[in-house]
RNA sequence: GAGUUUGAUCCUGGCUCAGAGCGAACGCUAGCGGCGUGGAUUAGGCAUGCAAGUCGAACGGGGCCGAUUUUUUUGGGAUGAAAGCCUAGUGGCGAAAGGGUGAGUAAUACAUGGAUCAUCUACCCCUGGGUCCGGGACAACAGCUGGAAACGGCUGUUAAUACCGGAUUGUCCAGAGAUGGUAAAGGCGGGGAUUUUCGGGCCUGUCGCCUGGGCAGGAGUCCAUGGCCUAUCAGCUUGUUGGUGGGGUAAUGGCCCACCAAGGCAAAGAUGGGUAGCCGGAUUGAGAGGUUGGUUGGUCACACUGGGACUGAGAUAUUGCCCAGACUCUUACGGGAGGCUGCAGUCGAGAAUUUUCCGCAAUGGACGAAAGUCUGACGGAGCGACGCCGCGUGCAGGAUGAAGGCCCUCGGGUUGUAAACUGCUGUCACAGGUUAAGAAAAAGCGCCGGUUAACAUCCGACGCUUUGAUGAAAGCCUGAGAGGAAGCCACGGCUAACUUUGUGUUAGUAGCCGCGGUAAGAUGAAGGUGGCAAGCGUUGCUCGGAAUUACUGGGCAUAAAGAGCACGUAGGUGGCAAGGUCAGCGGAGGAUGAAAUCCCAUGGUUUAUCCAUGGAAUUGUCUUCCGAACUGCCUUGCUUGAGGGUGAGAGGAGAAAGUGGAAUUCCUGGUGUAGCGGUGAAAUGCGUAGAUAUCAGGAGGAACACCGGUGGUGAAAGUGAUUUUCUGGCUCAUUCCUGACACUGAGGUGCGAAAGCUAGGGGAGCAAAUAGGAUUAGAUAUCCUGGUAGUCCUAGCCGUAAACGAUGGGCACUGGGUAGGGGGGGUGUUAAUUCCCUCCUUGCCGAAGUUAAUGUGAUAAGUGCCCCGCCUGGGGAGUACGGUCGCAAGACUAAAACUCAAAGGAAUUGACGGGGGCUCACACAAGCGGUGGAGCAUGUGGUUUAAUUCGAAACAAUGUGAAGAAUCUUACCCGGGUUUGAAAUCCUUGGAUGCCUCCUGUGAAAGCAGGUCGGGUUGCCCUUUGGGGUGAAACUUGGACAGGUGUUGCAUGGCUGUCGUCAGCUCGUGUUGUGAGAUGUUGGGUUAAGUCCCUCAACGAGCGAAACCCCUAUCUUUAGUUGCCAGUGGUUUGGCCGGGGACUCUAGAGAGACUGCCGUUGUGAAAACGGAGGAAGGUGGGGACGACGUCAAGUCAUCAUGGCCUUUAUGUCCGGGGCUACACACGUGCUACAAUGGUUGGUACAAAGGGUAGCGAAGUCGCGAGGCCAAGCAAACCCCAUAAAGCCGGCCCCAGUUCGGAUUAGAGGCUGUAAUUUGCCUCUAUGAAGGUGGAAUCGCUAGUAAUCGUGGAUUAGUUAUGUCACGGUGAAUAUGUUCCUGGGCCUUGU
Repeated sequence: GAGUUUGAUCCUGGCUCAGAGCGAACGCUAGCGGCGUGGAUUAGGCAUGCAAGUCGAACGGGGCCGAUUUUUUUGGGAUGAAAGCCUAGUGGCGAAAGGGUGAGUAAUACAUGGAUCAUCUACCCCUGGGUCCGGGACAACAGCUGGAAACGGCUGUUAAUACCGGAUUGUCCAGAGAUGGUAAAGGCGGGGAUUUUCGGGCCUGUCGCCUGGGCAGGAGUCCAUGGCCUAUCAGCUUGUUGGUGGGGUAAUGGCCCACCAAGGCAAAGAUGGGUAGCCGGAUUGAGAGGUUGGUUGGUCACACUGGGACUGAGAUAUUGCCCAGACUCUUACGGGAGGCUGCAGUCGAGAAUUUUCCGCAAUGGACGAAAGUCUGACGGAGCGACGCCGCGUGCAGGAUGAAGGCCCUCGGGUUGUAAACUGCUGUCACAGGUUAAGAAAAAGCGCCGGUUAACAUCCGACGCUUUGAUGAAAGCCUGAGAGGAAGCCACGGCUAACUUUGUGUUAGUAGCCGCGGUAAGAUGAAGGUGGCAAGCGUUGCUCGGAAUUACUGGGCAUAAAGAGCACGUAGGUGGCAAGGUCAGCGGAGGAUGAAAUCCCAUGGUUUAUCCAUGGAAUUGUCUUCCGAACUGCCUUGCUUGAGGGUGAGAGGAGAAAGUGGAAUUCCUGGUGUAGCGGUGAAAUGCGUAGAUAUCAGGAGGAACACCGGUGGUGAAAGUGAUUUUCUGGCUCAUUCCUGACACUGAGGUGCGAAAGCUAGGGGAGCAAAUAGGAUUAGAUAUCCUGGUAGUCCUAGCCGUAAACGAUGGGCACUGGGUAGGGGGGGUGUUAAUUCCCUCCUUGCCGAAGUUAAUGUGAUAAGUGCCCCGCCUGGGGAGUACGGUCGCAAGACUAAAACUCAAAGGAAUUGACGGGGGCUCACACAAGCGGUGGAGCAUGUGGUUUAAUUCGAAACAAUGUGAAGAAUCUUACCCGGGUUUGAAAUCCUUGGAUGCCUCCUGUGAAAGCAGGUCGGGUUGCCCUUUGGGGUGAAACUUGGACAGGUGUUGCAUGGCUGUCGUCAGCUCGUGUUGUGAGAUGUUGGGUUAAGUCCCUCAACGAGCGAAACCCCUAUCUUUAGUUGCCAGUGGUUUGGCCGGGGACUCUAGAGAGACUGCCGUUGUGAAAACGGAGGAAGGUGGGGACGACGUCAAGUCAUCAUGGCCUUUAUGUCCGGGGCUACACACGUGCUACAAUGGUUGGUACAAAGGGUAGCGAAGUCGCGAGGCCAAGCAAACCCCAUAAAGCCGGCCCCAGUUCGGAUUAGAGGCUGUAAUUUGCCUCUAUGAAGGUGGAAUCGCUAGUAAUCGUGGAUUAGUUAUGUCACGGUGAAUAUGUUCCUGGGCCUUGU
C1' cells in the first nucleotide's frame, strides 16, 4: 500500500496478501563450472580402522649386522671389537594443546570497564651468579610361582640428566634484628700447547642443569554496569549477616572451625517456578526496535551417569587413575574388559543432513642437537541444485504468413520469423596433443667470508641436487559439428497474464474475499498468454508491512478502556530571589571498544561470487580538564500557592433526644339496611352473626401533603414535619499571622443505594414467595381478592448497581449572550427600586477550536503541564483452577484449549412498526342491487382414463389463451403407413421406356402394387408436316440439410398484467457534508394533481399530471343524395311526384368556457365560496394516453431467438377415439322463487351495426322450427328488422299456483361427407328443486345503479346465459373520516 464487516458511507478493529531472509524439507524438472555449506531430532546405542607421541646426543640391557679368532664331516658351528640400525624398560618433555558438542548453567557463566599493596606461571627471550664432594636403591634382566584371561607375587642383580646426604652462594625466603633456612646433572663434538692410568684431566664449542632479576603470553580472584518470562511464587535466610582468633590456599574471603553479636536480602521484585550456553555478530527494519546466536572468531561448560583425589607449571584431566550405578562384550563363573558430544562409518528415531577417500607436498603443533617420527589439526579430492555467483542451450536472413494444433461471426484470426530453407559462428560438453603456479625453507655436496688458538663447531652469501597428496575433467593448441543441453508455476480481484471444452453444490478448488446448483475467464483438459529460469513451486520459521504494545509513535462520553467515592504511605512532580556545589547536562583530550563481518578505496582469480591490503566505522564503557544557563543537592531569604486569625452569611450536611397534625388499618359503642368491593367486562373476597356508609372514643406503626423550584447541600452513596443540644464542610469581606507547609497517589485505610445474612425488638400500610379468581390455545405473566419474608428500630456482616455526566484529580490560559441561587462594592434615591463592577455556584444557547460523526464548547470532549487508574478483534468468560475475604449468598484477583472473519460506533438512503401527524380513494359509513342456499350454463381443482394435450395459480389463475373442440382444428391416445421427407435451398446420378389424366387390384383411409385402350403435354433444331433428333425443366438416385406445439420465460427479444391515472421519479449548475448523501422535492396555504402561490442556498430543466387527439352536449357556415318537408302545387294519401335548403339529419370547416366578469374571504397571492350571463361553469361528461421502477410476475404453445435434445422419429400422413368422463370441491354467470307479477288482446317510441360462397322482401305451404318460388341490394337507396320494458283493456287472487321451468318421452326442422359418443331449433306431453338464501362477501355516487330489449365479431352449424357494442326507462344516499383495506407526504424507533 491492497483485499475483507455495510444496500451504500465514515470510523474503530481484527484477519489476510504483495517484500527480504533460511544449516531447511517435500513435489516436478535438470547441461557445465567456481566459491561456500551439510545430524537442527535421541547429550540415543555403537561393529571396524585410524585421531599422541617422541628422544639411544639421559641410562643399563637385548636384538640385527658383522671385522677378528676358533672349530669342522668343508655343508656349517662357536666367538664377537668398532661403526651402524632397531628397540621392551628406567628417565625427560608432551599428553591440560589441537579436535567435538551445547546436556547443564539465569550466575562459581558471558560482554564492557576497572582492581590485584591479595596472586601463580613449564617451554621461548633478555640479564646476574653457579654447576663441588659423596651415597643407597628400583625397573629391565634371571630364577621360582599364582591366574582361563586381564594381570600379578617372591627372591637375586644393575645404570642414569631417576632418588638421597653433605658443602658453598645470593639482590632468594622467614625475622624488627641477632640469626636461621635453602641449590644443581650431566650429554655430545673438537683440540694447538700441556698432562695422562690413553678413558681422560685441562681448554674450547654447544646442548642441558641450579639459583636470582626482568619481558611476553597465559591463568586465578574481586568490583561496577548490562542483557529472558512469571506475583495465579511475597516474604526468604542459621554458616545465615558481621566481628575476634585460628586453619587452609599461589592468593583475598564463612572458603572451613571455635567463640561473640543479631543481623542480612526484598515491591527498583528477594525467595520459588519455567526457559536458555553467552558475546563479536546474523537477519529484518527509514530508523528506533524485533527475532536470532548454524558455519567463522572469543569465552564458558561437558566427555556413559554421579562422586573423588593423585601427578603436574598448569587438570579435579574426552582416547589417565579410584569408587558407585546403568548398559554392552567376554569367561574355565572365581573374575575381567569398555566408553565416537575426535575423523570416517553403522543401527535407531526422524520431514531431514555426505566418503569406513588421498596426503603430511603446504600451514601449524609435539618430541629431538639434527636427520626425522607422529599429527582424521590441516591441505585436498568425493557425495548432495542445499545456498550464492558465472556460462551455455546458438547468431543473421527467411511469407505462399507452409503443414499441424486451437478459436471462429466460416470471411478469417492465432501459434508466427516461430519452423522448413539459406548463410555464419564455435563458448560449454566430446576427441587428440601440450604445459604451469602453488616450493619457500630445510637437508646434502661444493666453494667463499666471519668467529676461534683452530682447517672442530657455529653463523652468513652463492652454485648444484632432492622433496607435489592434489592441481589434471584447470590453462593453451588442433579437430569435428547446430550437432549433446528447458523446465516450473500462474492467468476471478488483490496480481502481470483468456478463450474453448468436460463436469453440473458432483468431482474438485481455496493465502483472504470466495468459486462449482447446464452457457464456470475461479474445478479437470487443451490452445494461447504472463512470470521466473537450471531451476520453479509448496510447506515451515523470523522480521517487515503492523502507528496492531505506539520511546521515536496510539488511546479511554457513545467503538475495548476512568477505580462507586474519599483520606493518605512510598514514589513521581513542584512558586519567587540570592549564594555555593557540579550528580544530571555541554565542550575538549586520553585509554579501550580483539581479529573477522558490514561500508569505502585499491589489488588478485578471464568476470562475478570469493580472497587480500589499507581506510572508515564500532553510535559503548572508563578516565582527565574546562563551563555553570537549566534540573538536582546544600545554605539564606520572600509572599503570590497553601494554611491560620478576625468579621459576616446561606443551607432537606451529619448525630442524639423529644414533640406534632393529616391519612390508612384495627378495637369499642351509637345510627342505619342490603348490599359492598373490584374490573375492559367479571369472578374470587366481605356482608342479615348487620358489612359498606356515618358519628364518637381508643390503640398502634410507618411516612412527613401544600411550600417544592433543571432550587439548596454533601466526597460519593445520599439528604425534605418540627424543637433543642453536639459536630463537619463551604462562600464573601479584611489582608493581621506562618512562610512552599503544595498536587497526585501503587499498596493501605475508611465511607458506600437497594437486595441479602446473624441476633433481639417491632409490624399500620405496602408487598417478593404463595393461595384463589379472571384473561388466554396455554398464562408458572400482565388485571383482581387475600397474603408471608422483607420494608421500620438496635448491634454487626455483605461491598455490589446503567454506583452515569456511561466524561479520574489538580493548576493555568482561550470571544460572547441569557436565566436561577449565595455574598460584597460603587452610582443614584426619603425608601422600595434601577444601573454598573466583582467572587462562588447551578443551567441553557452558541464563536473559534476539536471530534469518525453525533456532539462538546470557561462546569471542554479546546490549548498546555503534573500524577494515578484502565484498554489492545468477537465468542469461550468476568468463566475454570489457585489464592485472599465472607456465616452464607457471593465478592476481588483472573487464564487456556477450542472456534469465527468478523464483532462494533456514528451517521445516510430505503423498507417495516398492533409509532405519531396531515391527506386521498365506493376504503368505511349512508344507500340501491347482488353473490354465498336452488336448478342449469361455463371454467378450474380433484378423481378417473389408452388419452381425458398444454399453458394460466392470492389480489393480478378459474365465461382466462379459446372472436366458436362432431371430422378438421389437435398439440393427446390406439392402430395403419412413410423416411431428403407435407412445405424450403443447393450439389449430384439418370433423365422420355417421361409426366398428367384415366383405368385395375388391395385397403378404413393414407398408401402400396400394376396397366397405357382413350385424351392432354414445355423449349430448340431438322422436316417430306407423317415424323425424327437434342436435352434446360418437371421427375428420379445419392448427399448437404429440412422438420420438432421437444426442454429451458431463471439465457433472451417483443408483447402483456399489477401497484396505478397513484402523483410521483429524476437531472444540470450551485451550495453543503471527510463521505454515503442532503438541498432543490422541505415549510405556510391551495389543488384532482410536485396544480398553483408565498417563503427559503438555491436557480433552472426533464419524464410524468394538465393540455394537445377522438366521441358527446350548443351555435354558425359550406354541401343537399340514397336523407329531410316549413311554405306552395299535384296526388293513388306512401316525401309518392314536381319543387325547395328553411328545419331534422349527414360530415367537413369554424365559434364557444378562460375563474374571463361581479361580490365576499384570503397575505394587495394562489385559490375557495356565492352570483350574473350562458346550451354548457370551474379538468362540462366519456375515451385513448400508464413516469422512474417493483413482482427473476406471465408468455420458448402467436411470433422471433441463444444453448441443449431428437433425426426410419420427439418429424410427417391417415382412420377411429379423447379434449364433452363424474362420489366431490370452488369461481364466474343465467333463470327463478312471483301480484311493482304471470298470461292474453290492442297500441307507441330507438340507437348502433351487418350483408354476394351473403342479406334475402313480397307471395305461398306448415301450429311451429322451417320449406318453395323469387323482387331488390356490394347498400343514408334493398334486406336482416316486429325493438322490449311502456301505455290501454281482459283473466289469475297468494297456492309449489295460470309462479318456476329443470328433467324425461314422442314427433319434426336445419347445417354438414357425417349429428351415436357430441350440435342447435320447433311442436306436443311431462312439470324437479326453489317460498329471497348461515358465516362471509361483491358492484355502484347520475343519465350512474337497477331494469328492458337490439346488433356485431368468431362459425358450415353451434352448446353465446360468454364477450364487445347500442340505445329505452331511470332511482336512492354521502351528517362525515373513529374504525377496516390500499395509496401519498412529513416525522420517529430499528